[in-house]
Context: one part of a larger RNA
RNA sequence: CCUCCAGCGGGUCGCGAAGACCCCAGGAACUUCACUGUAAUCUGCUGCUGUGUUAAUCGUCUGUUAGUAAAGCGUAAGUGGGAGACGUCGAAGGGAAUCCGCGAGGAAACCUGGAGUCAAACUUGUGACACCACUCUUUCAAACGCUUAACGCUCACUUUUCUUUAUAGGAAAGGACACCAGUUGACGGGCAGUUUGGCUGGGGCGGCACGCCGGCGAUAAAACAUCACCGGCGCCCAAUGGUCAACUCAUCCGGGUCAGAACUCCGGAGUAGAGCGUAAGGGCAAAAGUUGGCCUGACUGUUUUUUAACCAGUACAAAAAGCAGGUACGAAAGUAGGGCCUAGCGAUCCCCAAUGUCCUUCUUGUUGAGGGCUUGGGGUGACAGAAAAGCUACCCUGGGGAUAACAGAGUUGUCGCGGGCUAGAGUUCAUAUCGACCCCGCGGCUUGCUACAUCGAUGUCGGCUCUUCCCAUCCUGGUUGUGCACAUGCAGCCAAGGGUACGGGGGUUCACCGAUUAAAGGGGAUCGUGAGCUGGGUUUAGAACGUCGUGAGACAGUUCAGAUGUUAACUACUGGAGG
Numbered sequence: 001c002c003u004c005c006a007g008c009g010g011g012u013c014g015c016g017a018a019g020a021c022c023c024c025a026g027g028a029a030c031u032u033c034a035c036u037g038u039a040a041u042c043u044g045c046u047g048c049u050g051u052g053u054u055a056a057u058c059g060u061c062u063g064u065u066a067g068u069a070a071a072g073c074g075u076a077a078g079u080g081g082g083a084g085a086c087g088u089c090g091a092a093g094g095g096a097a098u099c100c101g102c103g104a105g106g107a108a109a110c111c112u113g114g115a116g117u118c119a120a121a122c123u124u125g126u127g128a129c130a131c132c133a134c135u136c137u138u139u140c141a142a143a144c145g146c147u148u149a150a151c152g153c154u155c156a157c158u159u160u161u162c163u164u165u166a167u168a169g170g171a172a173a174g175g176a177c178a179c180c181a182g183u184u185g186a187c188g189g190g191c192a193g194u195u196u197g198g199c200u201g202g203g204g205c206g207g208c209a210c211g212c213c214g215g216c217g218a219u220a221a222a223a224c225a226u227c228a229c230c231g232g233c234g235c236c237c238a239a240u241g242g243u244c245a246a247c248u249c250a251u252c253c254g255g256g257u258c259a260g261a262a263c264u265c266c267g268g269a270g271u272a273g274a275g276c277g278u279a280a281g282g283g284c285a286a287a288a289g290u291u292g293g294c295c296u297g298a299c300u301g302u303u304u305u306u307u308a309a310c311c312a313g314u315a316c317a318a319a320a321a322g323c324a325g326g327u328a329c330g331a332a333a334g335u336a337g338g339g340c341c342u343a344g345c346g347a348u349c350c351c352c353a354a355u356g357u358c359c360u361u362c363u364u365g366u367u368g369a370g371g372g373c374u375u376g377g378g379g380u381g382a383c384a385g386a387a388a389a390g391c392u393a394c395c396c397u398g399g400g401g402a403u404a405a406c407a408g409a410g411u412u413g414u415c416g417c418g419g420g421c422u423a424g425a426g427u428u429c430a431u432a433u434c435g436a437c438c439c440c441g442c443g444g445c446u447u448g449c450u451a452c453a454u455c456g457a458u459g460u461c462g463g464c465u466c467u468u469c470c471c472a473u474c475c476u477g478g479u480u481g482u483g484c485a486c487a488u489g490c491a492g493c494c495a496a497g498g499g500u501a502c503g504g505g506g507g508u509u510c511a512c513c514g515a516u517u518a519a520a521g522g523g524g525a526u527c528g529u530g531a532g533c534u535g536g537g538u539u540u541a542g543a544a545c546g547u548c549g550u551g552a553g554a555c556a557g558u559u560c561a562g563a564u565g566u567u568a569a570c571u572a573c574u575g576g577a578g579g
């Protein structure tokens, strides 16, 4: 070196299972003050469903009662006819139970009385309760009818029971209720179907970077991203709008006034250092600013263009330039379709309003109702606009290393170690020793950041076991400085050969404590090592406490229990045998 045998379990990111964690898409179980329905329940009405008494309401008819504005003999309901009407079948007048009333009066059974009373003429818009007819409102009474309520009845119907072969019949109890059917409303996780947005240096929580405007980023045309930076908007104003005219601001200086500053007043300088409703940028001085006069163009209709570069398209909104009509101001030229410009905003369907016109339906028709056209308003801020809450550790499927947790990689703020410079401390003296501020590195052990490999799986903390490596050396060895007399020390240089332990409680790593020791060093090896062990912790399903939640449930809160697969093919290594 080769072959074989027996082992071992370091490697083959071993084998096993299209990762259960995480995210994305889908599903399902469960919950509820999510949305929309619905069974059941309750409830009014109708049908099955008949009959009576009483009371009340309502309606019809008959009779009856009452209808003050002022003026007026006076308590004038309305319209028409009308010159007469009523009266011994008892008028005027008197008495009087009672009723109405606007407190003036009116009606009236009954008694008395014994022959007249009222109207037409006058006042009034309207003339007689003289009389007749019709009608409106009002009081009372009777009849009829409907309805409602209460209480009954028995014949439908219901229950129990008896007889009967059976249909059926009888009795008792209930009874027009209930049952049943239809329909109205309420309630309704009992049940069902669904929804529960997006962006995102993983997701959630937070936020809005989801619709707009200004500046910068933005790289001197245009365009240009980030949860980049600095700021604004979701209005306000009937004058803060239109036009015409006049004027010039901020600030400073001088004067005046005053006991004395600022302000007010006078004079001067004054390119804007002011102001222009509101952010920023741009713009503006006989103005776009300030003040005054007159007004309503903060108009109606319509066309084109820009935002929307370049090839094509782009709703709403905003803006710009015209034409026609009519208007304001101005001597006129002209200006004016809101605000000096760039933000201040919104589809279909549905509803409301305005204006005129058309069509259809009810009706003979007027009227009324409905529909269409045009314009305006009501809103979707997830802002080119569904009507919409949670939970899952009981979970499932499809995917993703497009995206998190472990480990790796990159980086090294943080961490550890070192250096430069000396301020200073060290009685004096920077450098025996310690060393601020500032600056420069190294390491890749801590914690971060990134999301590059791995989600058709690279098993996760700690301990045990076993091996090896580094040195920034804890001990042992050599050596230098000293604020080294000696003895102990302190600090440095060389050095990794060997060594670096045992206990206590806690799952602990770490840390603390105990008693030793020459010393009880720091690290790496997928935070070495689970196809080597363990399984105390974390991190499934059970259960409980605290807290949170209406609840299902949740909690880097706690607690008890809770499975560790794999017959070794290659390689590596160990022992043995043979050549």
Base pairs, nucleotide, nucleotide: 001579002578003577004576005575006574007573010571011570012569014566015565022400023399024398025397026396027395028392030390031389034194035193036192037191038190041186042185044183045182046181047180050153051152052151053150054149055148056147058145059144060143062141063140066137067136077135078134079133080132081131084118085117086116093112094111095110098107099106100105157174158173159172160171161170162169163168197210198208199207206227211233212232213231214230215229234383235277236339237338241295242294243293244292245291246290247289249273251269252268253267254266255265275284276283278344280342281341282340299325300324301323302322303321304320305319306318307317327336328335329334350378351377352376353375354374356373357372358371359370407454408452409450410449411448413447415443416442417441418440419439420438424434425433461536462534463533464532466528467525468524469523470522471521474499475498476497477494478493479492480491481490482489502514503513504512542560543559544558545557546555547554548553
This is a predicted structure of a 579-nucleotide part of an RNA (large-subunit ribosomal RNA, domain V) from a marine sediment metagenome. RNAcentral holds the full RNA, with entries from MGnify.